Molecule: Bacterial small signal recognition particle RNA
Organism: Candidatus Zixiibacteriota bacterium
RNA sequence: AAUUGGGUCUUGUACAACAGAUACCUGUGAACCCGGUCAGGACUGGAAGGUAGCAGCCGUAAAUAGUUCUUUUCUGUGUGUUGCGAGUUUCCCCGGUAGGA
Numbered sequence: 001a002a003u004u005g006g007g008u009c010u011u012g013u014a015c016a017a018c019a020g021a022u023a024c025c026u027g028u029g030a031a032c033c034c035g036g037u038c039a040g041g042a043c044u045g046g047a048a049g050g051u052a053g054c055a056g057c058c059g060u061a062a063a064u065a066g067u068u069c070u071u072u073u074c075u076g077u078g079u080g081u082u083g084c085g086a087g088u089u090u091c092c093c094c095g096g097u098a099g100g101a
Stems, first nucleotide, its partner, number of pairs: 002097006009087006015080002017077005023071001025066004034059004042051003
């Protein structure tokens, strides 16, 4: 000086960790413009009945609160001597090969 392997470095990705959200569960939750049941009353009919339907009650929507983080899905991280690759032979570390001085 050449070449080569590994480490380091850069980077992609998978997995894990951490954090957050979401789903599930429970609760609250619509005067009317959600549903069901519709007292009273209203309308209709000769009558039997029927029609629509307020309040109330029940169940829910959007939304919201909470327990749990075991589970669903997603997002993020300068977390990881993790796995699998790619890049740089400019520098550094540990070697190999065959030469020169």